[in-house]
RNA sequence: CCGGGUGGCCGGAUGGCCGCUCCCGCACGAGCGGGGGAGGAAAGUCCGGGCUCCACGGAAAUACGGUGCCGGGUAACGCCCGGCGGGGGCGACCCCAGGGAAAGUGCCACAGAGAGCAGACCGCCUGCCGGAACGGGCAUGUCCGUUUGCAGGCAAGGGUGAAAGGGUGCGGUAAGAGCGCACCGCGUCCCCGGCAACGGGGAUGGCACGGCAAACCCCACCGGGAGCAAGACCGAAUAGGGGCAGCGCGCAUCUUCGGAUGCAGGUCGAUUUCCGGACCGGCUGCCCGGGUUGGUCGCGCGAGGCAUGCGGCGACGCAUGUCCCAGAGGAAUGGCCAUCACCUGCCUUGCGCAGGCACAGAACCCGGCUUACAGGCCACCCGGAACC
RNA sequence: CGGAGUGUAGCUCAGCCUGGUAGAGCACUGCGUUCGGGACGCAGGGGUCGAAGGUUCAAAUCCUUUCACUCCGACCA
Numbered sequence: 001c002c003g004g005g006u007g008g009c010c011g012g013a014u015g016g017c018c019g020c021u022c023c024c025g026c027a028c029g030a031g032c033g034g035g036g037g038a039g040g041a042a043a044g045u046c047c048g049g050g051c052u053c054c055a056c057g058g059a060a061a062u063a064c065g066g067u068g069c070c071g072g073g074u075a076a077c078g079c080c081c082g083g084c085g086g087g088g089g090c091g092a093c094c095c096c097a098g099g100g101a102a103a104g105u106g107c108c109a110c111a112g113a114g115a116g117c118a119g120a121c122c123g124c125c126u127g128c129c130g131g132a133a134c135g136g137g138c139a140u141g142u143c144c145g146u147u148u149g150c151a152g153g154c155a156a157g158g159g160u161g162a163a164a165g166g167g168u169g170c171g172g173u174a175a176g177a178g179c180g181c182a183c184c185g186c187g188u189c190c191c192c193g194g195c196a197a198c199g200g201g202g203a204u205g206g207c208a209c210g211g212c213a214a215a216c217c218c219c220a221c222c223g224g225g226a227g228c229a230a231g232a233c234c235g236a237a238u239a240g241g242g243g244c245a246g247c248g249c250g251c252a253u254c255u256u257c258g259g260a261u262g263c264a265g266g267u268c269g270a271u272u273u274c275c276g277g278a279c280c281g282g283c284u285g286c287c288c289g290g291g292u293u294g295g296u297c298g299c300g301c302g303a304g305g306c307a308u309g310c311g312g313c314g315a316c317g318c319a320u321g322u323c324c325c326a327g328a329g330g331a332a333u334g335g336c337c338a339u340c341a342c343c344u345g346c347c348u349u350g351c352g353c354a355g356g357c358a359c360a361g362a363a364c365c366c367g368g369c370u371u372a373c374a375g376g377c378c379a380c381c382c383g384g385a386a387c388c
Numbered sequence: 389c390g391g392a393g394u395g396u397a398g399c400u401c402a403g404c405c406u407g408g409u410a411g412a413g414c415a416c417u418g419c420g421u422u423c424g425g426g427a428c429g430c431a432g433g434g435g436u437c438g439a440a441g442g443u444u445c446a447a448a449u450c451c452u453u454u455c456a457c458u459c460c461g462a463c464c465a
Base pairs, nucleotide, nucleotide: 001384002383003382004381005380006379007378008377009376010375012340013339014338015337016336017335018334020037021036022035023034024033025032026031039359043370044369046368047367048366049365050364051227052226053225054224056276057275058274059273060272061271062270064223065222066221067220068219069083070082071081072080073079084098085096086095087094088093099218100217104216105215106212107211108210121158122157123154124153125152126151127150128149131148132147133146134145135144136143137142138141166184167183168182169181170180171179185207186205187204188203189202190201191200192199193198231297232296233295234294241288242287243286244285245284246283247282250263251262252261253260254259265280266279267278268277290464291463292462304323305322306321307320308319309318310317311316342356343355344354345353346352347350389461390460391459392458393457394456395455398414399413400412401411408445416432417431418430419429420428438454439453440452441451442450
């Protein structure tokens, strides 16, 4: 210098003028002064929480849904970190929904002989005192050649397929075959290392065990539902109207006639059972019809940001210091000018002219993931080339 | 803002759960029938299954991401 990998950051700057919104102070008020005012994704709403309500908490089981190598981090997670195994790359490094297929069920279309405790189409081999047909030679009843039949053996080779019941090689055999042997793979057992996933070694078995679980399922673990239009309060208005469905309105005693107590009953939010407790006693759900389109809270101090130190390989944790940093409600966060920076184009190569400057915009909040994004910067690493 | 659903031929839809050559009706084209048209009969054409990636031998179908569209949800009594 060229090409590439990983991690992180920025994503216009400064000044002037005119506005918008929130908070604080002053002011009777108009207003004045001071301070704050979009993002890394505010997005998709794909996960996990906080918060609020649902008339309750705990335990177990069932159903449903989700997650899935091991260890750790975290409030929690399907996220993150470190490791293991598999795959890709010369390499830095990258990718993997990565439990179980010898618990069971199901599927494997077409092709093919055979597709799941498989199978024999072509082929190879043996037998039929070489069975049959054809042709040829001669020493005339034998030999040779070609084609073909029946019975059996085999699974090496061919062929079909995504996949054909271990792979390669040697031996062996009529031809063959884990039939035998060596190595590799696989199963079982033992030893060693590691918290573990797993790795290494030894012995043994002749192979028995195809694929699919992002098919049902099994195993382990996790999970109640709804969502700020949750919910609370104030105010205004209307016909506390009508219909359907469900459950209940029980009994006894006392009574100061308000009610209280007890026993049964019901409810406690997926269902059932159990334990303890609470609550209820005219309510609940749906539909039609009617009214309002107001205000306040929830709502901005939080799993908060920054800096330093310590622990840890790391995710992260702990300690100290410091800072307060949007809260609107049809919805503010903007517009213009000047200078500079960046990009593109044009030529009259100039302190030139023209145009552009990404994706996108809070709406209860937080931690992640994913997706979109002009252009630029930093650090480390890999491969190549050249020079000293 | 929150929640639910749908994308398959020109139009309206089925197929998806349980993966195996993608179908129906209307519309379109040609022929027949008719004096001509309609209707009818026969034959035929037309599909990136919204897009991308993954699982699988194989994806409209299963999984993930993404795009577009549709619907529902205020409070009082």